The RNA shown here (c-di-GMP-I riboswitch aptamer) has 99 nucleotides and comes from Paenibacillus montanisoli. The model forms 94% of the base pairs in the Rfam consensus. Rfam family: c-di-GMP-I riboswitch aptamer. About the family: GEMM was predicted in a large-scale screen for bacterial structured RNA regulatory elements.
[in-house]
């Protein structure tokens, strides 16, 4: 110097929940907060899986004294092009370094 990766140490991240904002939703961002995590760092244009269901199609209802039928409300069908890395596998990167 290289391989090796136990113990300990320095630290790191931040679940649920609350508040505010974005979004149709799933979910995301920020602050607080810690369930836990040796990769709970990155990658969704690596693969699988999970979650949501907008655009769309079709049907029904709604017109009496100043918003709207080019609209509103509801049901059915369909479906990621949306989301999840703290679901799993993979890829890349990273702290410490005994025998």
């Nucleotide at each position: 110097a290289a391989c090796g990766a136990a113990a300990a140490a320095u630290g790191g991240c931040a679940a649920a929940c609350u508040u505010a904002c974005c979004g149709a939703a799933a979910g995301g961002u920020a602050a607080g907060g810690a369930c836990g995590c040796a990769a709970a760092g990155u990658u969704a244009u690596a693969g699988g899986g999970u979650c949501u269901a907008a655009u769309g199609u079709c049907c029904g209802c709604c017109g009496g004294c100043u918003u709207c039928a080019u609209g509103g409300c509801g049901a059915a069908c369909g479906a990621a092009u949306g989301a999840c890395a703290g679901c799993c596998u993979g890829a890349c990167u990273g702290c410490c370094g005994a025998a």